Transfer RNA from a Candidatus Anderseniibacteriota bacterium, 71 nucleotides, folded computationally. Rfam family: tRNA. By type it is a transfer RNA.
[in-house]
RNA sequence: UCCCGGGUCGUCUAAUGGCAGGACAGCAGACUCUGAAUCUGCUAAUUUUGGUUCGAAUCCAAGCCCGGGAA
Numbered sequence: 001u002c003c004c005g006g007g008u009c010g011u012c013u014a015a016u017g018g019c020a021g022g023a024c025a026g027c028a029g030a031c032u033c034u035g036a037a038u039c040u041g042c043u044a045a046u047u048u049u050g051g052u053u054c055g056a057a058u059c060c061a062a063g064c065c066c067g068g069g070a071a
Stems, first nucleotide, its partner, number of pairs: 001070007010024004018054001026042005047063005
C1' cells in the first nucleotide's frame, strides 16, 4: 500500500427495514437477628459522519478502531 472480516448497556448476547430486549454485574426495596440465597423495581448501549427510505442497529458511501491475509 492492497484485499477480507468485525465494532450493540460495565460484560456476554438478541433484534429477517417498524417501541433497542434478555442474562450477569451495579443500585434501591422486600424477606432475615445479621449476612448469603430468593423476589420486586431502577439505572445503563447501537464506533463516527453523510446518504437512501414514511421509517435504519440493519441498506449504501467515506472515516476511526481491532483482527486476519497478500506484496